[in-house]
Context: one part of a larger RNA
RNA sequence: GAUUGAACGCUGGCGGCAUGCCUUACACAUGCAAGUCGAACGCGAAAGUGGGGGCAACCCUGCGAGUAGAGUGGCGAACGGGUGAGUAACACAUCGGAACGUACCCAGGAGUGGGGGACAACCUCGAGAAAUCGAGGCUAAUACCGCAUACGUCCUGAGGGAGAAAGCGGGGGAUUCGCAAGGACCUCGCGCUCGUGGAGCGGCCGAUGUCGGAUUAGCUAGUUGGCGGGGUAAGAGCCCACCAAGGCUACGAUCCGUAGCUGGUUUGAGAGAACGACCAGCCACACUGGGACUGAGACACGGCCCAGACUCCUACGGGAGGCAGCAGUGGGGAAUUUUGGACAAUGGGGGCAACCCUGAUCCAGCCAUGCCGCGUGAGUGAAGAAGGCCUUCGGGUUGUAAAGCUCUUUCGGCCGGAACGAAAUCGCGUACGUGAAUAACGUGCGUGGAUGACGGUACUGGAAGAAGAAGCACCGGCUAACUACGUGCCAGCAGCCGCGGUAAUACGUAGGGUGCGAGCGUUAAUC
Numbered sequence: 001g002a003u004u005g006a007a008c009g010c011u012g013g014c015g016g017c018a019u020g021c022c023u024u025a026c027a028c029a030u031g032c033a034a035g036u037c038g039a040a041c042g043c044g045a046a047a048g049u050g051g052g053g054g055c056a057a058c059c060c061u062g063c064g065a066g067u068a069g070a071g072u073g074g075c076g077a078a079c080g081g082g083u084g085a086g087u088a089a090c091a092c093a094u095c096g097g098a099a100c101g102u103a104c105c106c107a108g109g110a111g112u113g114g115g116g117g118a119c120a121a122c123c124u125c126g127a128g129a130a131a132u133c134g135a136g137g138c139u140a141a142u143a144c145c146g147c148a149u150a151c152g153u154c155c156u157g158a159g160g161g162a163g164a165a166a167g168c169g170g171g172g173g174a175u176u177c178g179c180a181a182g183g184a185c186c187u188c189g190c191g192c193u194c195g196u197g198g199a200g201c202g203g204c205c206g207a208u209g210u211c212g213g214a215u216u217a218g219c220u221a222g223u224u225g226g227c228g229g230g231g232u233a234a235g236a237g238c239c240c241a242c243c244a245a246g247g248c249u250a251c252g253a254u255c256c257g258u259a260g261c262u263g264g265u266u267u268g269a270g271a272g273a274a275c276g277a278c279c280a281g282c283c284a285c286a287c288u289g290g291g292a293c294u295g296a297g298a299c300a301c302g303g304c305c306c307a308g309a310c311u312c313c314u315a316c317g318g319g320a321g322g323c324a325g326c327a328g329u330g331g332g333g334a335a336u337u338u339u340g341g342a343c344a345a346u347g348g349g350g351g352c353a354a355c356c357c358u359g360a361u362c363c364a365g366c367c368a369u370g371c372c373g374c375g376u377g378a379g380u381g382a383a384g385a386a387g388g389c390c391u392u393c394g395g396g397u398u399g400u401a402a403a404g405c406u407c408u409u410u411c412g413g414c415c416g417g418a419a420c421g422a423a424a425u426c427g428c429g430u431a432c433g434u435g436a437a438u439a440a441c442g443u444g445c446g447u448g449g450a451u452g453a454c455g456g457u458a459c460u461g462g463a464a465g466a467a468g469a470a471g472c473a474c475c476g477g478c479u480a481a482c483u484a485c486g487u488g489c490c491a492g493c494a495g496c497c498g499c500g501g502u503a504a505u506a507c508g509u510a511g512g513g514u515g516c517g518a519g520c521g522u523u524a525a526u527c
């Protein structure tokens, strides 16, 4: 000098864009952060209100409503979001590899026939303070289980053997079944089953690189290799039985300490050094430790089980919980924000869709924390006013500075106007595709309308008025800027050298000056 996720002191007008628990991976009140589908399925309220009956209590019935709701089932919940504890390791980075998996998506191929028995919900009992649980009974399905079929798939002793599926919705002329509703039939859409390929994603392996310590020199028994098994989606001591005695190491094994890694960031002419906040990729973790289940995918932050510590409820028998999600609280600390708005946009989940959910996200709020921009006025004005300070008492300086005069009105405050971000989805028309079809469905084009949290914000028009807006550090040398008074080795200053013991340009105050400026200094840290 540059830099910072900074803090502290003094000061503080506005805006834009960013950043904001670096410390206790400390403990957490409260709310929200993952749901959705009735076009898979069976059930199915209430409040309120209308009608009828009754003296009334009340009873019947319609609407509310096949709504709310819970349940079965499907998909999602493995993404998104947080944190950096652990990890010196195939964790990460780069370059390669072969023995793998893949729900949803895309492109081909083949199929979607016929049956069955249950279990929730519900009802009736029962246990319990609760959480919740037990028994009996009824019931549906895209839930579950057989049978049939098998292009390809798998197994094979090559003869053969094994193994699937589910329906739901829209539309329709003739025919047909049916009292009707509605079926058959045709067709379209969404699905379902088997198998092939792809895309993207993921699992695995190798090479090279990746901090300090030798006051750590030896380490290793599933250890190193083989054979045979098991296991996995898949190779492998990954696991096991047997056999052999290997394997690593001064090119630093082992041990100890420290640490998430990278793209990058800071600095530097570079080489390098230091760092890894925000943003992006990967990894690891989710109260601590262990474990599996479900599933295409987890050994699963807002799932389950066990153990432990802690907190809470309890009728003492037993239960509930996990903010390193967003806010917020206590604590720790020099120190780090609102218990805000909206799904309008982008994206994600579910759904044919309408739509629902989304503390992702987009916005707003707080803080000079940083960067950038703007303003605090402009011109004129010498009687060089007054006052202050200094003085050799002549004067000098503050100083064109002020006042005065003439202007301007950014920003702020006030009154009006007022966005872009929003065109998709949707309706209508039309063309094409599909189709028996001028139904329906899909695609393209045209056209119309709806949708904004931010926000009455940005931006803009107008009126008024210099009006509301400057500080901080320094002035002995380094280093730019000097005098007076006070003090008297005192009080104090200080980055280094050093100042202060009676004329201190070095302490304190004042006047003046220098530097930077909504900041300026100090401290800490890095180059």
Stems, first nucleotide, its partner, number of pairs: 001527004006523005013374006020366001021332001026330003030327003035075003040072002043069001048063006082285003092209006100202003105198003109194004113147001115145002122137006153162003167190006175184003211257003218248003223245004228240003260282004264275004287308005310321004338364001340363003346360001347358004377407004387398004411468001414462004421454001426448008471516005476497003482511005492499002
Small-subunit ribosomal RNA, 5' domain from Gallionella sp., 527 nucleotides, folded computationally. NCBI's taxonomy places the organism under Bacteria, Pseudomonadati, Pseudomonadota, Nitrosomonadales, Gallionella. Rfam family: Bacterial small subunit ribosomal RNA. Rfam links the family to the GO terms structural constituent of ribosome and ribosome. The coordinates come from a structure-prediction model, not an experiment, and the mean pLDDT is 88.